[in-house]
Context: one part of a larger RNA
Parts: sequence; C1' cells; structure tokens
RNA sequence: UUCGCGGUUAAGGAAUUCGGCAAUCUAGCCCCGUAACUUCGGGAGAAGGGGCGCCCUCUUUCACCCAAAAGCGAAGGAGGGCCGCAGUAACCAGGCCCAAACGACUGUUUAACAAAAACACAGACCUCUGCUAAGUCGCAAGACGACGUAUAGGGGUUGACACCUGCCCGGUACUGGAAGGUUAAGGGAGCGUGUUAAUGCCUUCGGGCAUGAAGCUCGCGACUGAAGCCCCAGUAAACGGCGGCCGUAACUAUAACGGUCCUAAGGUAGCGAAAUUCCUUGUCGGGUAAGUUCCGACCUGCACGAAUGGUGCAACGAUUUGGGCACUGUCUCGACCGCGAGCUCG
Repeated sequence: UUCGCGGUUAAGGAAUUCGGCAAUCUAGCCCCGUAACUUCGGGAGAAGGGGCGCCCUCUUUCACCCAAAAGCGAAGGAGGGCCGCAGUAACCAGGCCCAAACGACUGUUUAACAAAAACACAGACCUCUGCUAAGUCGCAAGACGACGUAUAGGGGUUGACACCUGCCCGGUACUGGAAGGUUAAGGGAGCGUGUUAAUGCCUUCGGGCAUGAAGCUCGCGACUGAAGCCCCAGUAAACGGCGGCCGUAACUAUAACGGUCCUAAGGUAGCGAAAUUCCUUGUCGGGUAAGUUCCGACCUGCACGAAUGGUGCAACGAUUUGGGCACUGUCUCGACCGCGAGCUCG
C1' cells in the first nucleotide's frame, strides 16, 4: 500500500538507512558460574549455563495448641509417577559485549523545537575583610552580612582523585614607596583697572579739563598648596606573552654542535592529523571481500600545552563515535488478518 493503530509471515538476517531509526530479542525466582581493569568499594544481574507444573510416598526444622499426639499452617530435603508443543504456561517482567571521546560522580537547565561535552558540585588556589568588618540594598532612617568574628564572611578562577603545574614583570592591572618633576580649589606679597574727596588750570560763572589719597571694585599675580600622574620596586593559580635566518658528522639523510639578528622571555613536562590538522581520504599498522568514519602508532603541532589548567583515570551517563553477538518485515519484497477513519447516503 488512501490514512492511522494492532497482529502474523516462507527463505535470508541490517543486504535498509546519515545512523539497527522503529520493532523484535531478553525478562520473574532459585542454583552454578563470572574477565580485563580498579580509587579494593566496585566492575557484577558481568558474561555464560541449569531448574521451575501437577500427583503420591518418606522425611527435617519452625509456629500454634498443649500433657502428648493427630489435624491445620510456614520453610525445606529425598525418592517415585502423570500430562502437554509449551509448567515465571495469562498479566507483569533487563538484550548483551568490546573499544574510544567528553564530563569524575548524584544533581541542574533553554515552561512550549536543544538535557548536553553546557551549569552546578565536593576539592584546589588567589584576593579582600579585625567587626560600627569587607560586601550588598536604600535619598535616608534602616536592613542583610550575622544575633556570625579569619577553622568566619565577601569576590574571582579552576573543578573528584592520581602525577604535575615550566620560563617572562617589557605593556596593562594591583600592591608598596616616597627623593625629585608635574599638578586643583583655597590663601596671597606685589602690580594694575574703574570710581572721586581734594588740589591745580580755564570759564560765558551754568560749568569744563587735568592730576588724583583713602575706601570700594575688577583684573593679573611671585610664592604656598594634597591625592593622582611621571618615577622606583614587587606580584602571573593577576590580564596576558612564551622567535627568525645560516652552516655543520667518513654513503645519503638528519643535526647532538656552531654562527648571527631580535626579544620582557623565546613553549619545559606531557600530549599530538586531536571536539584542535588547512594541505588531508597525511603515512604505516589493525579491523572489512571492499573502511573519507573508527582504533593503535608516527610528528611535517596551517593554528596543543600546563588552574581561560596539562596528562591519565576505576565508577557513573535517556551524552557522542566505531565494532561485534543475539534478534528481528529496517530491507530483498512483498503478502495476509483485525479495529478505526477516509468515501457514499442521511
């Protein structure tokens, strides 16, 4: 297969497919048995096997009753027998193993497309805070922190455990320092502006012009003047950073070695085509008849790397990847059955 749901299926058994997605398989209880690895707890229901109904006989222990037994009840043991295709006869009811990645783990999350390798976590480290604490909320009063007191509280990074965590303080940041330079408001010696009491001159006698004290006013202003910045140090589990070129060994190749330039210092241990490798389906080995994936190596690391932690790691995971056993209508390739809808009429 018009669609949905359910069931059965010869032979094969993943050939399907991005991928065993989906659906099977497995399943209960008792007994036997159980590997690597391991933090000695685990792994483990590992894996892998066997038994299971009903009837009869004998028998053990216990409970109850009690003087004891029988009977009834619970849990067994031994022997014999019966039936079926099938005895956890229905329902209920783990599929398993190997290897790798990531995250230690239980936990948390995108209410309604993501449950994860993301968040959290115990543990580790740095840093602030001496109590009217630091920090936070509030205009304030006040409150939290805390009716706590550095084995406490706040902030940050990392993230069990094991082994470890290299070099750089030049830049930025933080901490400390105070000699010198720079530096605000404020203060301010002094100098000047405006105004005019007064004085002088002129006068048409109304006044006009010049000089100009004190006071007031405005402006300039030597000098004084803190932190900060410059400066001097320290600190990287602070933000961060961790080179280039050339030559050289008695085959070749390579370069332990040398030279030179630059830098604050030139990437140590460990890991490495990796959740990181562009070239790349690198090369070799394994697995397959055949393997862009996978596993083990190599190192030429475009562009790993040590708490933006490095490398391992038992256990754990509705995580991700590769392989295998079992099993199957996923498929070869379809077929059939049941229920409901669609359809027609109303």